Model confidence (mean pLDDT): 82 of 100. This is a predicted structure of a 121-nucleotide RNA (SAM riboswitch aptamer (S box leader)) from Paenibacillus psychroresistens. Of the family's consensus pairs, 97% are formed in the model.

[in-house]
């Protein structure tokens, strides 16, 4: 780097620290920033992978107990995330409107696009 797969309207510093102009993937907008934005440390918030706690449930077993499956719990380890729905959009369809626009305004849904997770090449 490609693929496949789950999720993405909820949580998280009102004055931490350090540093100092830019950020919010793009692309139109629209917003955050010297009352300090990015980023890096603290903190903090979920619970995707592992473990782990007790509970059920199948198979094996004569049992004792082993292996797995489901829902919960805690939050020890690997990730992640900590403005604004993934901030709105970009394709393609439906429904409504009217000022009928050869790209009109809402509005919904499915994709694509990106994010993380986790498995695989």
């Nucleotide at each position: 780097u490609u693929c496949u797969u789950a999720u993405c309207u909820a949580g998280a510093g009102u004055a931490g620290g350090u540093g100092g102009a830019g950020g919010g993937a793009c692309u139109a907008g629209c917003c955050c920033g010297a009352u300090g934005a990015c980023a890096c440390c603290c903190g903090g918030c979920a619970a995707c992978c592992g473990a782990c706690a007790a509970a059920u449930c199948u198979u094996g077993g004569a049992a004792a107990c082993a292996a797995g499956g489901u829902a919960u719990g805690a939050a020890c380890g690997g990730u992640g995330c900590u403005a604004a729905u993934u901030c709105u959009u970009g394709c393609a369809g439906g429904a409504g409107c009217c000022a009928u626009g050869c790209a009109g305004c809402u509005u919904c849904u499915g994709a694509g696009a990106g994010a993380u997770g986790a498995g695989a090449a």